[in-house]
RNA sequence: UCCGCGAUAGCUCAGUUGGUAGAGCAAGUGACUGUUAAUCACUGGGUCCCUGGUUCGAGUCCAGGUCGUGGAG
Repeated sequence: UCCGCGAUAGCUCAGUUGGUAGAGCAAGUGACUGUUAAUCACUGGGUCCCUGGUUCGAGUCCAGGUCGUGGAG
């Protein structure tokens, strides 16, 4: 320098054909218990890496960029 893949909740990751973004773990509250733990129920938590474009509508499509990773030279 060129090519591919990835970036979504505190962490690990889903997200179908473009239609108001979810799970597990973690956190908080409650129930249970002599107490803790475990278990169960509920709740909060998001600039979907950035900037622009397309569209009635973008996590998803397009262009450029940043970072990480793999490959070629």